[in-house]
RNA sequence: GCCCCUGUAGCUCAAAGGAAGAGCGUCUCCGUCCUAAGGAGAAGAUGGAGGUUCGAGUCCUCCCAGGGGUA
Numbered sequence: 001g002c003c004c005c006u007g008u009a010g011c012u013c014a015a016a017g018g019a020a021g022a023g024c025g026u027c028u029c030c031g032u033c034c035u036a037a038g039g040a041g042a043a044g045a046u047g048g049a050g051g052u053u054c055g056a057g058u059c060c061u062c063c064c065a066g067g068g069g070u071a
Base pairs, nucleotide, nucleotide: 001070002069003068004067005066006065007064010024011023012022013021018054026042027041028040029039030038047063048062049061050060051059
């Protein structure tokens, strides 16, 4: 240089075009003499910019970052 893959919450992962969910973690409350276990609730995310579409995390283009292959 060329080809391929990946990028979603603090972390690990879902979501095959109908508007994003879980586990762990964080915070609040209950609970306990206290701590823990346990229970209830809350906050928090689509790498960036365009395009297609009634509708995009998902499809297309470019860029950025990471990984792999090839000489």

The RNA shown here (transfer RNA) has 71 nucleotides and comes from a Patescibacteria group bacterium. Its Rfam family is "tRNA". The family's RNA type in Rfam is transfer RNA. Its family is annotated with triplet codon-amino acid adaptor activity in the Gene Ontology. The prediction has a mean pLDDT of 82. The source organism's lineage runs through Bacteria and Bacteria candidate phyla. It was read from a public genome assembly.